[in-house]
Two RNAs folded together computationally: RNase P RNA and transfer RNA, 465 nucleotides in total. The coordinates come from a structure-prediction model, not an experiment, and the mean pLDDT is 75. Rfam match: Bacterial RNase P class A. The family's RNA type in Rfam is ribozyme. About the family: Ribonuclease P (RNase P) is a ubiquitous endoribonuclease, found in archaea, bacteria and eukarya as well as chloroplasts and mitochondria.
RNA sequence: GGUGGCGGGCAGAUGGCCGCGGCCGGAACUACCGGUCGAGGAAAGUCCGAGCUCCAAAGAGCAGGACGCCGGGUAACGCCCGGCGAGGGAAACCUCAGGGAGAGUGCCACAGAAAGACACAGCCGGCGGUCUCGUCGGCGAAGGUGAAAUGGUGGGGUAAGAGCCCACCGGCAGCCGGGUAACCGGCUGGCCAGGUAAACCCCGUUCGGAGCAAGACCCGGCAGGGUGCGGGUGGCAACACCCGUGGGCUGCUCGUCCACAGUCACCCGGGUGGGUCGCCGGAGGCGGCGGGAGACCGCCGUCGCAGAUGGAUGGUCAUCACCUCUGGGGGGGAGCCCGCGCUGCGGGGGCCUCAGGGGUACAGAACUCGGCUUACAGUCCGCCGCACCCC
RNA sequence: GCCCGCAUGGCUCAAUUGGUUAGAGCAGGGGACUCUUAAUCCCAAGGUUCCAGGUUCGAGUCCUGGUGCGGGCA
Numbered sequence: 001g002g003u004g005g006c007g008g009g010c011a012g013a014u015g016g017c018c019g020c021g022g023c024c025g026g027a028a029c030u031a032c033c034g035g036u037c038g039a040g041g042a043a044a045g046u047c048c049g050a051g052c053u054c055c056a057a058a059g060a061g062c063a064g065g066a067c068g069c070c071g072g073g074u075a076a077c078g079c080c081c082g083g084c085g086a087g088g089g090a091a092a093c094c095u096c097a098g099g100g101a102g103a104g105u106g107c108c109a110c111a112g113a114a115a116g117a118c119a120c121a122g123c124c125g126g127c128g129g130u131c132u133c134g135u136c137g138g139c140g141a142a143g144g145u146g147a148a149a150u151g152g153u154g155g156g157g158u159a160a161g162a163g164c165c166c167a168c169c170g171g172c173a174g175c176c177g178g179g180u181a182a183c184c185g186g187c188u189g190g191c192c193a194g195g196u197a198a199a200c201c202c203c204g205u206u207c208g209g210a211g212c213a214a215g216a217c218c219c220g221g222c223a224g225g226g227u228g229c230g231g232g233u234g235g236c237a238a239c240a241c242c243c244g245u246g247g248g249c250u251g252c253u254c255g256u257c258c259a260c261a262g263u264c265a266c267c268c269g270g271g272u273g274g275g276u277c278g279c280c281g282g283a284g285g286c287g288g289c290g291g292g293a294g295a296c297c298g299c300c301g302u303c304g305c306a307g308a309u310g311g312a313u314g315g316u317c318a319u320c321a322c323c324u325c326u327g328g329g330g331g332g333g334a335g336c337c338c339g340c341g342c343u344g345c346g347g348g349g350g351c352c353u354c355a356g357g358g359g360u361a362c363a364g365a366a367c368u369c370g371g372c373u374u375a376c377a378g379u380c381c382g383c384c385g386c387a388c389c390c391c
Numbered sequence: 392g393c394c395c396g397c398a399u400g401g402c403u404c405a406a407u408u409g410g411u412u413a414g415a416g417c418a419g420g421g422g423a424c425u426c427u428u429a430a431u432c433c434c435a436a437g438g439u440u441c442c443a444g445g446u447u448c449g450a451g452u453c454c455u456g457g458u459g460c461g462g463g464c465a
Stems, first nucleotide, its partner, number of pairs: 001389001002386009012320007020038007040362001044373002047371005052211004059254004064207005069083005084098001085096004099202002104200002106196003120143001122139007151169006172189007215277005224268005229262001230243005244260006284303008321360010336348005392464007401417004410448001420434004441457005
């Protein structure tokens, strides 16, 4: 050079003209003038986690959901960081829903004897028979099947075999050492151990429900109707307690709360136009210093940075920047691509320059944050790898 | 803004607890019957099971992400 990996950034710039929304000021909610601010890295999907609000309070159990190696970060998380293990790659590096299959159940099509409990073919021995075989007993993965076959290879052993025995490897258990831990290493032991939990399930952790169309207030509008409210004990009474009835606690039960003649509760029906708040100072941005391996944390300084309610943030022109296409010109070599008569040569492209055309993505706040995921023309910066190829 | 559901030939639907090559009816094509058409009968074709990835021996089915369509809430 070429090719590849990881991390981070930008998302056209400036000016003129026309236009839009918020706020401030001008005697001033609207019209006018001036000033000032006015989209994003994803504002998106709504997939997680929170703040905030209401459900009286936010209780227990069951059911249900989510998560799942270890340690740390965080307000919290299914996110992030570091590590461990497994897998992929030549490497940089990448991926992992990564607890449990020695608690139980289910499933494992076809094939195969058998899919965890068995004997088709086969081997060996006894007896009977004597060209084939029959029967009884022993054997177990060496035949074929399959995605997967009862640890693997080699040797010994045996009637034949087999962890039956031995060596090495693998797995498991115990002990020792290292590590906060996941886990790693060593020694010893014997051979019970198929896969599947993104099947049920078990274990551990965690979760009350709804969502700014939450919710609060003001003005206006409309049509009412039904059901329920009981009993007892104590007390002079106020009231307390018990039973009951109705209702709430958004799956059920327990438990608990409210009401029992009132400004009540529940149900059905009717009506639902406008305004204010919530609503933008927040787990905030930027810079510096310090701590930490990192995610991140602490301190100091500084900034004011969208807030609509049919929903603003736009259009156009000029110049410049970048990309791309076409054509012309230039240029000492190699690397890139193609071809050949292949120590090389030729052409193209790359590179520089001129002219013209086209283009500058994805997308767009609506209660607010922290994440994840998805979309994205192009371009810049930093750090790494290179089996094979060239200089 | 918030919350749900669905997607299989051109159309309407199947596919058991994941199992071999996804199956019907209608439509369309060819043929038979008929003087001709319809009806009837026969034949073949037609599928990236919305897309991408994963789990598994094996995915239409299970899981994750996306796309499109539909519905509800003042």